[in-house]
Context: one part of a larger RNA
RNA sequence: CUGGGCGUAAAGCGCGCGCAGGCGGCUAGUCAAGUCUGAUGUGAAAACUCCUGGCUUAACUGGGAGAGGUCGUUGGAAACUGACUGGCUUGAGGCAAUGAGAGGGGUGUGGAAUUCCCGGUGUAGUGGUGGAAUGCGUAGAUAUCGGGGGGAACACCAGUGGCGAAAGCGGCACCCUGGCAUUGACCUGACGCUCAUGUGCGAAAGCGUGGGGAGCGAACGGGAUUAGAUACCCCGGUAGUCCACGCCGUAAACGAUGAACACUAGGUGUAGGUAGCAUCAAACCUAUCUGUGCCGAAGUAAACGCGAUAAGUGUUCCGCCUGGGGAGUACGGCCGCAAGGCUAAAACUC
Numbered sequence: 001c002u003g004g005g006c007g008u009a010a011a012g013c014g015c016g017c018g019c020a021g022g023c024g025g026c027u028a029g030u031c032a033a034g035u036c037u038g039a040u041g042u043g044a045a046a047a048c049u050c051c052u053g054g055c056u057u058a059a060c061u062g063g064g065a066g067a068g069g070u071c072g073u074u075g076g077a078a079a080c081u082g083a084c085u086g087g088c089u090u091g092a093g094g095c096a097a098u099g100a101g102a103g104g105g106g107u108g109u110g111g112a113a114u115u116c117c118c119g120g121u122g123u124a125g126u127g128g129u130g131g132a133a134u135g136c137g138u139a140g141a142u143a144u145c146g147g148g149g150g151g152a153a154c155a156c157c158a159g160u161g162g163c164g165a166a167a168g169c170g171g172c173a174c175c176c177u178g179g180c181a182u183u184g185a186c187c188u189g190a191c192g193c194u195c196a197u198g199u200g201c202g203a204a205a206g207c208g209u210g211g212g213g214a215g216c217g218a219a220c221g222g223g224a225u226u227a228g229a230u231a232c233c234c235c236g237g238u239a240g241u242c243c244a245c246g247c248c249g250u251a252a253a254c255g256a257u258g259a260a261c262a263c264u265a266g267g268u269g270u271a272g273g274u275a276g277c278a279u280c281a282a283a284c285c286u287a288u289c290u291g292u293g294c295c296g297a298a299g300u301a302a303a304c305g306c307g308a309u310a311a312g313u314g315u316u317c318c319g320c321c322u323g324g325g326g327a328g329u330a331c332g333g334c335c336g337c338a339a340g341g342c343u344a345a346a347a348c349u350c
Stems, first nucleotide, its partner, number of pairs: 003322004007304002012318001014201004021194003025088007033081002035077007042069001048066007091191001092188003095184005103177007110154001115149007125136002162169002206247006215241002220236004258317006266295011299306002323350003332343004
């Protein structure tokens, strides 16, 4: 290389959008580029295969034939692919009517709790732990009542419930806004799928500028523990956590499982819809679509397990892997304010 693979052994990009490229529904006609086929030209010699001859044989070698191609020219075929023209509706999109939702952005607002401040009552403790101590407190703490300020987060509802491409999203109201499901089968008529490069989004931490700062809390200080204790426990506490704008671009970014489509037993929950039955209206029940769980037939798998939400059976496209260490490192390049990120070896060694 031909291959074989990617849930856990090495291997699915964190997730979208999407140009080029690759692939692409049903049907009629035309063309004949691919495809198939006839003729013809060419495909030197040697080599290769077959037949045959020469050295005593063989190797070697002479002769004849064959084979050998992404080939040229020319004639033909039209199933498939392709191109062009026309049609179709099931893929895709639209429209209409319903429906659910912590989907996103902004503005406002509510109560509980912590903390701080002011005032009242009140007096010697409080706090913390395995036990203590540091700490706080007679300058009146803790406790309790009233008032005020401020920041952050939203108990119950809450649910292998919902929404979102992922990251993620949870008090309430309003404004702006994206997507989804169902039903109708009304419109367009293949408009589709995937996607290298590219581009956007992207938890936490971190960075820049300016705000904010209640609680928590890296660093740091103190008290303990201990042989020591740069920790675990306790008392404090700065960055940070919050907001605006701009960077960073990484995670066990996980379902460790790329996307799309089709097919292949059932059973049982749950969420949203539709139709039927039923009813005063419902519920129950039946059927069905979409999502989300569990258990399982066939099948699959090294096993564990997966099993219509496949890791089963197939098709298309992309990404990735190729023994361990060295190393996701060096060097170079690109990006970044920096931290660093992306791309990515070799010597050597087992």

Small-subunit ribosomal RNA, central domain from a metagenome, 350 nucleotides, folded computationally. The full RNA is in RNAcentral, with records from SILVA. Its mean pLDDT, the model's own confidence on a scale to 100, is 88.